[in-house]
C1' cells in the first nucleotide's frame, strides 16, 4: 500500500390507505357590546382502510438432520399511519470511522 461486512454525517430519490363521520373546548377589538366562528388546532368516541419506522409471527427456506435457533420487501396490525407538511424501511453519491481478510 489494498480493504470485505457494519456505523456515523451530508445531499438525492423514497409507497400505501377516509382533508371520514359525532360530541366538547380553542378567537380578535375601541369590551353594558361589536366583528369573526373555519379547508385550522386541542381531547373524547364511532365506523371504514394502509404497511416501509419500532414489535410481534414462522408453512417453505437455512443452521447436514430431530430438537432448537435464525431472517424477509411475506404474515399480524399491538404501535403507527390515511391532503400537504412531517414522518419513512429502502436506495444512490460524497466523507469519514471500525478493521474481518488477502
Nucleotide at each position: 500500500a489494498c480493504g470485505a461486512c457494519c456505523c456515523u454525517c451530508g445531499a438525492g430519490g423514497g409507497a400505501g390507505a377516509g382533508a371520514c363521520c359525532g360530541g366538547c373546548c380553542c378567537g380578535c377589538u375601541u369590551c353594558u357590546a361589536g366583528c369573526g366562528u373555519u379547508u385550522g388546532g386541542g381531547c373524547c368516541g364511532g365506523c371504514g382502510c394502509c404497511g416501509a419506522a419500532g414489535g410481534a409471527g414462522c408453512a417453505a427456506c437455512c443452521g447436514c438432520c430431530c430438537c432448537c435457533g435464525g431472517a424477509a420487501a411475506c404474515u399480524c396490525u399491538c404501535a403507527g399511519g390515511c391532503a400537504a407538511a412531517a414522518g419513512g424501511a429502502c436506495u444512490u453519491c460524497g466523507a469519514g470511522g471500525c478493521g474481518a481478510g488477502g
This is a predicted structure of a 102-nucleotide RNA (Glycine riboswitch aptamer) from Nisaea sp. It was read from a public genome assembly, where an Rfam model found it. The coordinates come from a structure-prediction model, not an experiment, and the mean pLDDT is 75. Rfam family: Glycine riboswitch aptamer. Its family is annotated with glycine biosynthetic process in the Gene Ontology.